[in-house]
Context: one part of a larger RNA
RNA sequence: GGACGAACGCUGGCGGCGUGCCUAACACAUGCAAGUCGAACGAAGCUCUGCGAUACAAGACUUCGGUCAAGUUGAACGGAUGACUUAGUGGCGGAUGGGUGAGUAACGCGUGAGGAACCUGCCUUUCAGUGGGGGACAACAGUUGGAAACGACUGCUAAUACCGCAUAAUGUAUUCUGACCGCAUGAUCGGAAUACCAAAGAUUUAUUGCUGAAAGAUGGCCUCGCGUCUGAUUAGAUAGUUGGUGAGGUAACGGCUCACCAAGGCGACGAUCAGUAGCCGGACUGAGAGGUUGAUCGGCCACAUUGGGACUGAGACACGGCCCAGACUCCUACGGGAGGCAGCAGUGGGGGAUAUUGCACAAUGGGCGCAAGCCUGAUGCAGCAACGCCGCGUGAGGGAAGACGGUCUUCGGAUUGUAAACCUCUGUCUUUGGUGAAGAAGAAAGUGACGGUAGCCAAGGAGGAAGCCACGGCUAACUACGUGCCAGCAGCCGCGGUAAUACGUAGGUGGCAAGCGUUGUCC
Numbered sequence: 001g002g003a004c005g006a007a008c009g010c011u012g013g014c015g016g017c018g019u020g021c022c023u024a025a026c027a028c029a030u031g032c033a034a035g036u037c038g039a040a041c042g043a044a045g046c047u048c049u050g051c052g053a054u055a056c057a058a059g060a061c062u063u064c065g066g067u068c069a070a071g072u073u074g075a076a077c078g079g080a081u082g083a084c085u086u087a088g089u090g091g092c093g094g095a096u097g098g099g100u101g102a103g104u105a106a107c108g109c110g111u112g113a114g115g116a117a118c119c120u121g122c123c124u125u126u127c128a129g130u131g132g133g134g135g136a137c138a139a140c141a142g143u144u145g146g147a148a149a150c151g152a153c154u155g156c157u158a159a160u161a162c163c164g165c166a167u168a169a170u171g172u173a174u175u176c177u178g179a180c181c182g183c184a185u186g187a188u189c190g191g192a193a194u195a196c197c198a199a200a201g202a203u204u205u206a207u208u209g210c211u212g213a214a215a216g217a218u219g220g221c222c223u224c225g226c227g228u229c230u231g232a233u234u235a236g237a238u239a240g241u242u243g244g245u246g247a248g249g250u251a252a253c254g255g256c257u258c259a260c261c262a263a264g265g266c267g268a269c270g271a272u273c274a275g276u277a278g279c280c281g282g283a284c285u286g287a288g289a290g291g292u293u294g295a296u297c298g299g300c301c302a303c304a305u306u307g308g309g310a311c312u313g314a315g316a317c318a319c320g321g322c323c324c325a326g327a328c329u330c331c332u333a334c335g336g337g338a339g340g341c342a343g344c345a346g347u348g349g350g351g352g353a354u355a356u357u358g359c360a361c362a363a364u365g366g367g368c369g370c371a372a373g374c375c376u377g378a379u380g381c382a383g384c385a386a387c388g389c390c391g392c393g394u395g396a397g398g399g400a401a402g403a404c405g406g407u408c409u410u411c412g413g414a415u416u417g418u419a420a421a422c423c424u425c426u427g428u429c430u431u432u433g434g435u436g437a438a439g440a441a442g443a444a445a446g447u448g449a450c451g452g453u454a455g456c457c458a459a460g461g462a463g464g465a466a467g468c469c470a471c472g473g474c475u476a477a478c479u480a481c482g483u484g485c486c487a488g489c490a491g492c493c494g495c496g497g498u499a500a501u502a503c504g505u506a507g508g509u510g511g512c513a514a515g516c517g518u519u520g521u522c523c
Stems, first nucleotide, its partner, number of pairs: 001523004006519005013392006019385002021350001026348003030345003035092003040089002043086003046082001047080004055072002059068003099303003108228008118220002123216008131165001133163002140155006171196009181186001201208003229275003236266001238264001241263008278300004282293004305326005328339004356382001358381003364378001365376004395425004405416004429464001430460006439450001467512005472493003478507005488495002
C1' cells in the first nucleotide's frame, strides 16, 4: 500500500447492486417450510326427481254421525344428475429442493483412467402382450379398554390393493453346439433342448394407463495411477491382520462375512500414534514465483438431539419416517404417553459482533394431476444495517468598503477572505400534485407480490443535507495561551523539569470525505 462476512469511537443526505451468527453442531415458546390425485376405489354429506305413509286443508255433498277432495307437508324405499367437501383404501412424491461443517488426513476431494464386476423410478425409441378367476383388509356398523396417546373383538364391502391359473420370448437358469474377438478370468453374435416367470384398468371415442423384452438418456455404485497440513521430544505397528480354498451375502467385485489352511502384509520414499482441518472451482495479495484463504455463488462429501439398527422403496440405512438405548424438555387420572429449528422468521444464552415471528406464488423452477388447479419460508420481492462497492448531492456565476466578529501582532498591520452580506441564476437530490410502466408467455381474453414502485410532466423554494483525522521527523500541514518530568502523548525515534510547532484548548493549515480514524487478521 492492498484486502475483509469485520468490530469499536465520532459523524451521517439520497439512490443502485450486493452482503449480513465467523462465537454455543447451545437449548428452543409460537406460526409456517410436502403434498397431491374423485379420470384407481368403496362410502358419507349437499342438490334434483319417482312412488308416496302421516298430518293439515280451500271447497263440495250431507241423513249433521260423517263422506269426497284441488292443494300443502313429505317418513320409508328407489333412481338420476352435476359439481363440491371430506376421513379411509390405493398411486406418485415425502432420497429433490432448503440448512450446517460436528466428524473426516480418507479413493473424502481434485485430476486422469477402468468396470469383460454393476444398478437406474419418471423420460425417449422399438418389439410383443393386456385372457380368465379367487380370497381378504380398511372405511362403515355394533360391543368394548384407556385420563390421554392409542387400541381390542365381532360382522359387511370396493379397487389400478393382494393371490393363484392361462399364455411365454429376443428374458432367466442348466445342458449341447457354431462363428468371432480379447491383456487374463473370459466377452459378443447365433442354433437346439428342458424348466420357470407377466399384466389393470380409467375416462370416453380417442387418449392415457398396465405387463414383458431390447436400446438410449439421466442419475448412481465400485476399482486404480498421481496430488492433498504439522509433529520423530510419536519407530516400530498389524490376528480378519496378509494371502489361498470353499461357502454365504451384495445390483456388483472384494476378508464384505464365516469355516479351514498358510504366515504373511505395512514401515526412515516416515508406517503407527498424536494434533489440526470438510475438499475443490475460486478469493486476497504479489511484477512473477509464491504466500494466505475456502463467507456469499457453483461442484463433491459428511451430518440432522447423542449412539445403534433395520423396514419400505428404482433410489435411504431417510432433517420435518419407524424401532431400541442415553441425556434433556413437556403432559399425566402415576398406569402411561409426547418432542427434536445445523428449514424460514423468531426467543433465551454465548459474544466485540450479524436482520422481519413481512408479502406473493405474478415470474423462474419443483411435486401431484388429463386438466382446471392445489402445495411450494425453493424462489421472486419488500423491511432492517454506511457492512461493502459504485454513482449523485449538500449549489452556480458575479461580488473589496478587502465589512463585522475571531486569531495573531513589531500596534503599522497581517490573516480568516470572494469567504460572508448583496445581485443574477439553476433545480440534480428534496417537497407537493398529476400521469404511470416493462417484467405477461405464439389465437384471443384473463392473470403483477413488488407497486401507484421506477420513469415522465408540472409547481415551490438555496431553501432540508459535512464531518473525521492530522499538523516534531518519517509525513502534506504553525502560531498563541494553559500546564510545568505534573497532567498527558506515543507506530518508531522520542516529547513534557517556566517561552512545548510533540500534552490540553483556540485560531489557522493539510488530508480524506458520507464518511473519517482506531483495533484485529492476511499478503